The RNA shown here (transfer RNA) has 72 nucleotides and comes from a Holosporales bacterium.
RNA sequence: GGGCGCAUAGCUCAGGGGUAGAGCGCUACGUUGACAUCGUAGAGGUCGCAGGUUCGAACCCUGCUGCGCCCA
Numbered sequence: 001g002g003g004c005g006c007a008u009a010g011c012u013c014a015g016g017g018g019u020a021g022a023g024c025g026c027u028a029c030g031u032u033g034a035c036a037u038c039g040u041a042g043a044g045g046u047c048g049c050a051g052g053u054u055c056g057a058a059c060c061c062u063g064c065u066g067c068g069c070c071c072a
Stems, first nucleotide, its partner, number of pairs: 001071007010024004018055001026042005048064005
């Protein structure tokens, strides 16, 4: 220098163009003598960045950044 893959909640990951979810974790309440378990509710996201397409983009296109792998 070239090619491929990944980037979404604190962590691990889903997500088919139509206002983003799960598990674990966290907080509160219930349960307990207390803790754990369990149950209920809740908080937590500019979907890596910037453009483009579209009525509408996490999703499609382009560039860039970071990480990993391969080739030279």

About this RNA: The coordinates come from a structure-prediction model, not an experiment, and the mean pLDDT is 84. Its Rfam family is "tRNA". By type it is a transfer RNA. The source organism's lineage runs through Bacteria, Pseudomonadati, Pseudomonadota, Alphaproteobacteria and Holosporales.